The RNA shown here (c-di-AMP riboswitch aptamer (ydaO/yuaA leader)) has 143 nucleotides and comes from Sporomusa acidovorans DSM 3132.
RNAcentral holds the sequence, with entries from Rfam.
The organism belongs to Sporomusa acidovorans, within Bacteria.
[in-house]
């Protein structure tokens, strides 16, 4: 000048996980136990086809010495138009259909249906970014 790498701001993603203060603690926002009333039905055996929570992350087929593969319930993101009513511009939620991705981990520890007053608990961690090129309708609440 190039290429690669690092580490910060800044913009965006999943996600309840932001904020605020300074070394403590609160806090937007999340989660669990827990009555009656309703629901369920005999349940256990220190081990059995245990049982349950958190999450979109459940299930079925196929194969394989083991690796995997194909789909799927159910999530995520992203273009456009429309609605909404005097025009214009513009954010933001939700729904359809294409695309393109995920479809895991973990926790309790014999125990827990719902549950009002009470009680505990989280309030992380991860990821992307050059250039130019780019899929469409319909609602609903704002400025």
């Nucleotide at each position: 000048a190039u290429a690669a790498u690092u580490a910060a701001a800044a913009u965006g993603c999943c996600g309840a996980a932001u904020c605020u203060a300074g070394u403590a603690g609160g806090u937007a926002c999340g989660g669990g136990g827990g009555a009656a009333c309703c629901g369920a039905c005999a349940a256990u055996u220190u081990a059995u086809u245990g049982g349950g929570g958190u999450g979109a992350a459940u299930c079925c087929g196929c194969a394989u010495a083991a690796u995997g593969c194909g789909g799927u319930a159910g999530g995520g993101c992203g273009u456009u138009c429309u609605c909404g009513c005097g025009u214009u511009c513009u954010u933001c939620u939700c729904u359809u259909u294409u695309g393109c991705c995920c479809g895991a981990a973990u926790c309790c520890g014999a125990c827990a249906g719902c549950u009002a007053a009470c009680c505990c608990c989280g309030g992380a961690g991860g990821c992307a970014u050059a250039c130019g090129g780019u899929a469409a309708a319909g609602a609903g609440a704002g400025g």